[in-house]
Molecule: Bacterial RNase P class A
Organism: Actinomycetes bacterium
RNA sequence: UGAGUCGGCCGGACGGUCGCGUCGGUACUUCGGUGCCGCCGAGGAAAGUCCGGGCUCCACAGGGCAAGGUGGUGGCCAACAGCCACCCGGGGCGACCCGCGGGACAGUGCCACAGAGAAGAGACCGCCGUCCGGCCUGGCCGGACGGCAAGGGUGAAACGGUGGUGUAAGAGACCACCAGCGGCCUCGGCGACGAGGCCGGCUCGGUAAACCCCACCCGGAGCAAGCUCAGACAAGGAUGCGCUAGAGGGCGGCCCGCCCGAGCAUCCGGGUAGAGCGCUGGAGGUCGUCGGCAACGGCGACCCGAGAUGGAUGACCGUCGCUCCGUCGCCGGCAACGGCGUCGGGGAACAGGACCCGGCUUACAGGCCGGCUCAUCCC
Numbered sequence: 001u002g003a004g005u006c007g008g009c010c011g012g013a014c015g016g017u018c019g020c021g022u023c024g025g026u027a028c029u030u031c032g033g034u035g036c037c038g039c040c041g042a043g044g045a046a047a048g049u050c051c052g053g054g055c056u057c058c059a060c061a062g063g064g065c066a067a068g069g070u071g072g073u074g075g076c077c078a079a080c081a082g083c084c085a086c087c088c089g090g091g092g093c094g095a096c097c098c099g100c101g102g103g104a105c106a107g108u109g110c111c112a113c114a115g116a117g118a119a120g121a122g123a124c125c126g127c128c129g130u131c132c133g134g135c136c137u138g139g140c141c142g143g144a145c146g147g148c149a150a151g152g153g154u155g156a157a158a159c160g161g162u163g164g165u166g167u168a169a170g171a172g173a174c175c176a177c178c179a180g181c182g183g184c185c186u187c188g189g190c191g192a193c194g195a196g197g198c199c200g201g202c203u204c205g206g207u208a209a210a211c212c213c214c215a216c217c218c219g220g221a222g223c224a225a226g227c228u229c230a231g232a233c234a235a236g237g238a239u240g241c242g243c244u245a246g247a248g249g250g251c252g253g254c255c256c257g258c259c260c261g262a263g264c265a266u267c268c269g270g271g272u273a274g275a276g277c278g279c280u281g282g283a284g285g286u287c288g289u290c291g292g293c294a295a296c297g298g299c300g301a302c303c304c305g306a307g308a309u310g311g312a313u314g315a316c317c318g319u320c321g322c323u324c325c326g327u328c329g330c331c332g333g334c335a336a337c338g339g340c341g342u343c344g345g346g347g348a349a350c351a352g353g354a355c356c357c358g359g360c361u362u363a364c365a366g367g368c369c370g371g372c373u374c375a376u377c378c379c
Stems, first nucleotide, its partner, number of pairs: 001375010012320007020041002023038006043350001047361002050359005055222004062256004068217004072086005087101001088099004102213002107211002109207003124152002126148010160178006179203001181200008226277004236268006248260003284303008322347005328341005
């Protein structure tokens, strides 16, 4: 200097004029409200509604089945499918990145086409032996029977690999080394696992992101939850069931248990949709310090930054800042190269709450900072 990889941050500020909203103060009021002044007034994703909770309600959400979620180990957290660290497998020269990461010996299913044969499979081309026949007779061709799966071929994948012994020809039939699987032992680690040693039949595919099995977790519904106040109507009507020998109900489905219960279920018809609370001080933020590899936690100090409800924060002007391009000048350095300033022009994205919070995912013009890796150049 270039390329890459990981992480963090900005994405405007100040002033003026006019115009909005909650709250506070003040003056007036026909009690409906109006005027003036003042503090404050969107996001990193407010988006998607994908997870997890706080909170509210359902009497306790009790037991079980089914359904659902997660899937290496340890830790963080209120919790999680999140985050951190590590292990294993795969990719990359590397920094780093990826993982639906338990089980194929519980069972079922699938592996197209090609191929002899795709899980207890298999003989197409072949190799060998015996017998017979023919011929161009150290041999070659054909047929029958028997042996083989080592060689070739097909395929994504063929029932271990290389070398040898052995054999009529072969084959883990046997042997050496290796891979795999299983058992035992030693060391390191909280653990997943790692390193090493010994023994062994010789080797019984892949796929669970197919059904399934195993382990763990797991009531439901949701702020239009729910609570309070005010007000109105038609002491409305019909049918069925029931009134303690129990109708009906207990908020995803089913069963059991337990509980409430004198009215309930369905239909026709009428009234109401108002006001307030919930609604913002929190698993909160910032700074410092201690512990921890880290996520994060402890302690101390300081701060309070929308709360709307047909639903507010906008427009204009000026200055400055950020950034890109161009020109000119200056400075630093041995060099490669870098920095500062003047002037002129351009640019600013994705996008807006509605109970709140922790995550994940998606969108984002232009930029800034830092760590690490690799390559090249100069000294």